[in-house]
RNA sequence: UGGCACGUAGUUCAAUGGUGAGAACGCAUGGCUUAUACCCAUGUAAUCCCAGUUCAAGUCUGGGUGUGCCAA
Numbered sequence: 001u002g003g004c005a006c007g008u009a010g011u012u013c014a015a016u017g018g019u020g021a022g023a024a025c026g027c028a029u030g031g032c033u034u035a036u037a038c039c040c041a042u043g044u045a046a047u048c049c050c051a052g053u054u055c056a057a058g059u060c061u062g063g064g065u066g067u068g069c070c071a072a
Stems, first nucleotide, its partner, number of pairs: 001071007010025004018055001026044006048064005
């Protein structure tokens, strides 16, 4: 420098262009308990950025940015 793939809760991952973007783990509070563990209940928090297309975009298109891989 060129090519390809990817970017969604703190983490690991879902979501056919369409109803309130969900799950597990984590964390907080309460219950239970000898006990800060286990278990139960409730809560917590996210679409990398800017535009475009569309009645409607996490999803499609363009640009940017970051990460990984390949080539030079």
A computed fold for a 72-nucleotide RNA from an Ignavibacteriota bacterium, annotated as transfer RNA.
The RNAcentral record of the sequence draws on ENA.
The source organism's lineage runs through Bacteria, Pseudomonadati and Ignavibacteriota.
Its mean pLDDT, the model's own confidence on a scale to 100, is 83.
Its Rfam family is "tRNA". Rfam classes the family as a transfer RNA.